[in-house]
Molecule: small-subunit ribosomal RNA
Organism: uncultured Cocleimonas sp.
RNA sequence: AGAGUUUGAUCCUGGCUCAGAGUGAACGCUGGCGGCGUGCUUAACACAUGCAAGUCGAACGGUAACAGCAGUGCUUGCACUGGCUGACGAGUGGCGAACGGGUGAGUAAUGUAUAGUUAAUUUGCCUCUUAGAGGGGGAUAGCCAUUGGAAACGAUGAUUAAUACCCCAUACUCCUUAUGCAGUAAAUGUAUAAGGGAAAUGUUUUUCGCUAAGAGAUAAGACUAUAUGGUAUCAGGUAGUUGGUGGGGUAAGAGCCUACCAAGCCGAUGACGCCUAGCUGGUCUGAGAGGAUGAUCAGCCACACUGGAACUGAGACACGGUCCAGACUCCUACGGGAGGCAGCAGUGGGGAAUAUUGCACAAUGGAGGAAACUCUGAUGCAGCAACGCCGCGUGGAGGAUGACGCAUUUCGGUGUGUAAACUCCUUUUAUAUAGGAAGAUAAUGACGGUACUAUAUGAAUAAGCACCGGCUAACUCCGUGCCAGCAGCCGCGGUAAUACAGAGGGUGCGAGCGUUAAUCGGAAUUACUGGGCGUAAAGCGCGCGUAGGCGGCUGAUUAAGUCAGAUGUGAAAUCCCCGGGCUCAACCUGGGAACUGCAUCUGAUACUGGUCAGCUAGAGUUUGGGAGAGGGAAGUAGAAUUUCAGGUGUAGCGGUGAAAUGCAUAGAGAUCUGAAGGAAUACCAGUGGCGAAGGCGACUUCCUGGCCUAAAACUGACGCUGAGGUGCGAAAGCGUGGGUAGCAAACGGGAUUAGAUACCCCGGUAGUCCACGCCGUAAACGAUGUCAACUAGUCGUUGGUCUCCUUGAGGGAUCAGUGACGCAGCUAACGCAUUAAGUUGACCGCCUGGGGAGUACGGUCGCAAGACUAAAACUCAAAGGAAUUGACGGGGGCCCGCACAAGCGGUGGAGCAUGUGGUUUAAUUCGAUGCAACGCGAAGAACCUUACCAUCCCUUGACAUCCUCAGAACUUGUAAGAAAUUACUUGGUGCCUUCGGGAACUGAGUGACAGGUGCUGCACGGCUGUCGUCAGCUCGUGUCGUGAGAUGUUGGGUUAAGUCCCGCAACGAGCGCAACCCCUAUCCUUGGUUGCUAGCAGAUAAUGCUGAGAACUCCAAGGAGACUGCCGGUGACAAACCGGAGGAAGGUGGGGAUGACGUCAAGUCAUCAUGGCCCUUAUGGGAUGGGCUACACACGUGCUACAAUGGUCGGUACAGAGGGUUGCGAACUCGCGAGAGUAAGCCAAUCCCAGAAAGCCGAUCGUAGUCCGGAUUGGAGUCUGCAACUCGACUCCAUGAAGUUGGAAUCGCUAGUAAUCGCGGAUCAGAAUGCCGCGGUGAAUACGUUCCCGGGCCUUGUACACACCGCCCGUCACACCAUGGGAGUGGGCUGCAAAAGAAGUAGGUAGGCUAACCUUCGGGAAGCCGCUUACCACUUUGUGGUUCAUGACUGGGGUGAAGUCGUAACAAGGUAGCCGU
Repeated sequence: AGAGUUUGAUCCUGGCUCAGAGUGAACGCUGGCGGCGUGCUUAACACAUGCAAGUCGAACGGUAACAGCAGUGCUUGCACUGGCUGACGAGUGGCGAACGGGUGAGUAAUGUAUAGUUAAUUUGCCUCUUAGAGGGGGAUAGCCAUUGGAAACGAUGAUUAAUACCCCAUACUCCUUAUGCAGUAAAUGUAUAAGGGAAAUGUUUUUCGCUAAGAGAUAAGACUAUAUGGUAUCAGGUAGUUGGUGGGGUAAGAGCCUACCAAGCCGAUGACGCCUAGCUGGUCUGAGAGGAUGAUCAGCCACACUGGAACUGAGACACGGUCCAGACUCCUACGGGAGGCAGCAGUGGGGAAUAUUGCACAAUGGAGGAAACUCUGAUGCAGCAACGCCGCGUGGAGGAUGACGCAUUUCGGUGUGUAAACUCCUUUUAUAUAGGAAGAUAAUGACGGUACUAUAUGAAUAAGCACCGGCUAACUCCGUGCCAGCAGCCGCGGUAAUACAGAGGGUGCGAGCGUUAAUCGGAAUUACUGGGCGUAAAGCGCGCGUAGGCGGCUGAUUAAGUCAGAUGUGAAAUCCCCGGGCUCAACCUGGGAACUGCAUCUGAUACUGGUCAGCUAGAGUUUGGGAGAGGGAAGUAGAAUUUCAGGUGUAGCGGUGAAAUGCAUAGAGAUCUGAAGGAAUACCAGUGGCGAAGGCGACUUCCUGGCCUAAAACUGACGCUGAGGUGCGAAAGCGUGGGUAGCAAACGGGAUUAGAUACCCCGGUAGUCCACGCCGUAAACGAUGUCAACUAGUCGUUGGUCUCCUUGAGGGAUCAGUGACGCAGCUAACGCAUUAAGUUGACCGCCUGGGGAGUACGGUCGCAAGACUAAAACUCAAAGGAAUUGACGGGGGCCCGCACAAGCGGUGGAGCAUGUGGUUUAAUUCGAUGCAACGCGAAGAACCUUACCAUCCCUUGACAUCCUCAGAACUUGUAAGAAAUUACUUGGUGCCUUCGGGAACUGAGUGACAGGUGCUGCACGGCUGUCGUCAGCUCGUGUCGUGAGAUGUUGGGUUAAGUCCCGCAACGAGCGCAACCCCUAUCCUUGGUUGCUAGCAGAUAAUGCUGAGAACUCCAAGGAGACUGCCGGUGACAAACCGGAGGAAGGUGGGGAUGACGUCAAGUCAUCAUGGCCCUUAUGGGAUGGGCUACACACGUGCUACAAUGGUCGGUACAGAGGGUUGCGAACUCGCGAGAGUAAGCCAAUCCCAGAAAGCCGAUCGUAGUCCGGAUUGGAGUCUGCAACUCGACUCCAUGAAGUUGGAAUCGCUAGUAAUCGCGGAUCAGAAUGCCGCGGUGAAUACGUUCCCGGGCCUUGUACACACCGCCCGUCACACCAUGGGAGUGGGCUGCAAAAGAAGUAGGUAGGCUAACCUUCGGGAAGCCGCUUACCACUUUGUGGUUCAUGACUGGGGUGAAGUCGUAACAAGGUAGCCGU
């Protein structure tokens, strides 16, 4: 310090997620030791049991218990007596119990923090100072007696003490009152006088204690300022309320209380209400600023079962006190009583979760005491828990044949791995034994079997957890097969998973490691430091203006802000620095710094603020001139539509893509004349004008706002912005009343359509118009708040003014608008650019992921519609902006192709052949499936092939390698069997040799292995198809861009072509195109057999048959030729195109081979090769028979036809290219024929296949199911072959089906082509209508590119990128989730009005009672009880508010691989889309 994740890729915006640190944690797995810490975060839920506050006999009366002593009785070891002593139960009295300990319910301020005030106060014990302590009195508990009650607890009588209680005396600098003086008054001080108020004794040797007054210390009370959560969907609150006066009250100020008077007081700087919460020092995090938090330790506060109350006391309204009420628990003899762990342990409960009913007062501290001492669950220790931090260990050194095992493997090895074994060494720890502190100043040690030390034993007792796809360090195998599962985010898993599970290995940390939860960080993702708002979320629709914020120049003053210094404070602990102590560390500790704060004092005065005085540059006023659809009112005008009336006139009009509804013979439409009425104002008209915005458009008049300009004068900062507020505010809509020509929601009809509640058409009502009143919203947009200043220019345009002249429709300058372009700069880019989105300042508004949702609830406004304000649950990992490359468009432009068009011939109809689907079957083997499967793999299934089925057999196998044994190999025949096979049998003993044996072959055996046309073409290689023989596809360097990318490759021409030329931030290059190769068309040269034969010669019935020839044809080798080379024109002086000449051929002459980068997970595991998986007496191998040939049907490809351009018969002519020895097979004979027999020649330019056929010449048929057509069937045969039944081809005789030119639709072809005619070959024993070749005859048409299909280039839009077979919206149906409404129902809290009234306190007082003091002895003072009044807790009633839960039913929302209906949006999305109503 960053990283992952939106996209095909990019930049940006923006959320989500991760890496870090930390925790009072919990859970999972694991666990050796020690030190130091920490340990109910939940039920302030309920609590059994024990302990946690007592002490003092030196205050007192005393003696219940214990011990001692003394005495008495005497049975010498028992009983009794004596407070005599130590002591001490219960009691009186004093002090303490208000500390210490716990908890955080309440409390948003009666709290806390910081700084102050108290001249408005108190303070036991403690310290200091001064003074004093004299004299009396009456009770009472205990005890005793009697007595009530179950108990708790009492009652009565008698008696008794005090440092308990009371009285008197004395007393000051104490208190009260009065007066004088000082003080402005008050407060206060001082002086005098009057009145009032004290005390305690005990023990003894001192002392301790008591009383009054003053001072201190400590502790406490009260007050002030500032700070200290959320919410405005809480906006008004308040009657003791705010203040005053009198009185009361308190330790003390005060409405603290009361009577009266006044009507105040608080509040957008957030009152009041609601929700939440103890506050702080600090803690965690962070670079910091901040954010979160408030366990342990420390300070403060509050509370003590819940609520209320006071008493005592220095101090409480009191955790282990009292009284009352309530709930709960317990005891009870039912009459009545007892209790309060949020003290320490502990129990139940709750919970994911938190310890022992321990030891000790040895230390520190506290209470009491003179002290000894007692008490102390404070505290010190121990126990439990890896809960945290820190430290240590689980061994060290050597050790390679790199052992075994395990894992993996390309089978060679590699990894684990010096790891182990083994050798040597050590002993921290552990165990055992022994010694043994400090903590303790004299004694006293819980801890303590302590720490620590020594010795002995022996590597001995001691390693796990998570992870290994990226982020993120670390990889392989096996299993699984979108299953099981993983997952923090992205995402893995559908048969080769580094992502699941296991294993081996590795990485990280280590007595721990992971997970979960919650915090800060990263997050500049609330932005003070430190963000934004044209299009990503975000400028209010626009003005005016209040508070507030900000504010021109000069001078003076002040010193609030600001700055400096000083002082006080900022508790300690913590953090940080430097030291010290535990062996180190954690931990503890000394000192320092720091605590960024607050307050006070002093000083400075630039800036800001306050006050005062001035100025004119901001702002404004006055005067002249100017432009304008600025606003309001009234009036006027013409054109057009419609309607009405009339005339002319006749059959249609109207409307559409095409129609129909509609109008029209009752006279429409058309045309002419006249009239009525409403609405809107053509041309001018313009990125022209005006207005704040909405908006404003004929003309005239009236009223009226703003703006601009020129030159002066005046005022003197009067300004800018503007939360709330207020006004204006298109259209639609609402109310009342008018008006209504045209247009036109709704509605009706006609079309379209699968439907059409739409688009189109015919009608048509609200409305649109006017007046008045509402509404208050729009994509109210420049998606750009207002104001001010500054920052290059160029060109238009509107309105002014100035200036120059040669006067022109001129030039220049300037001000105010309004546009286009453009520099710097800015921006994610697009773009903006003096009219800023640039550089700055002031103020306001707004934003913080998408959806849910601008929705719900609440509130305000509205007649309503609705508007404004405005959430949450839940859900997703994106949503989004700009730009890029593609793809696509029922977008555009240009161009090409048998793409259409123009033609010729077909297919689709028939019969047959063949392939496919389907069906059938034991099997009908498998594959190929739009173009680009379907006469395809298959260039040829009777057996074989053959992979399929049935049956019968074999199991190291039909085939390969290795090992052992035997045998030559091989071969004849017989029997069984469907055959495979089995049994028997005949012949045969080979070759090489170093004589050991070896090679080949056969048989048997053993296991390694063979074998598989089994699966996966979506694991692959290779090969192939297709777009497409389309003209494209790329690269290097450079340049441009943040980048993806662009440029080049675009543009102007041209071409079959990214072919070439020109231009150009590009310059070059590669793969493609073309050319080079083959065939063919012309010629030449060479050669001349098996080919040829013109001339010469010979022969024949005839023929190159023969001699001969080398001319010709031909053959096969080499050359020539064609290159837009030449001419003319067009073109840009180009490329090129058009025409022409010559030429066999002319613009690629015609064909072929040749297929760029890539696309289709295209095809093929069944050609072959191959990974993985599967089978192994079978999914392998052999055999026989069957099947692949089935047959209701559907489709593709073909053949033959339907006839006369023909059929049949007879005669007759002309090819090319091939094949041939298991072959082609002449001639001859036989057969009607297929063929048969015999056999010449030929290894082929020699012989054979081999007759070419259409054609031509003649004859016949005469439009018919025929002399067309040949299917089908019967019979008889031939050939091949072991074998033609399933299932061959051919021949002959007979039979003679459909079919008379083929619906929708669809295919091929542009010249030697289509069409038509025959010939050959491969495969092959046999078996082509298929396939591959060959030649013969030989056309028609192309105007042209609008349309269909496919393709190329450029451009445009895009919400597509699996790329339009894309994306995507809404209803409905189903499941689940959260939520709103809801008759209501049930709780909590709370307001108001009342009732009620315990205990207590205060006041009053008819009644009752009473020791101290006084008394005139009657009583009084004083007190207590009772009664009563006031206040008041619980409680009750009525009526509101608020919140939570729940509720039949209901609303929308969200989510959910493959539901339904449509197709709204994205392209002109097929009616451009969107906003408001």